[in-house]
RNA sequence: GCCAAUGUAGCUUAAUUGGGAAAGCGCUGCCCUGAAGAGGCAGUGAGUAUCGGUUCGAAUCCGGUUAUUGGCA
Repeated sequence: GCCAAUGUAGCUUAAUUGGGAAAGCGCUGCCCUGAAGAGGCAGUGAGUAUCGGUUCGAAUCCGGUUAUUGGCA
């Protein structure tokens, strides 16, 4: 330099392939306990790397840019 994949909550992953962004762990409060852990109840968060386009509607489709990873040279 060329090609491909990936980027969603603090972390790990979903979102049935265009139609209300979810789950687990975590965190906070309460119950329980002599205390802690475990357990139970309630609460808590991201608008999807970024810019633009298509569409009534985009995490999802198209293009540019960027970061990481892999391959080729």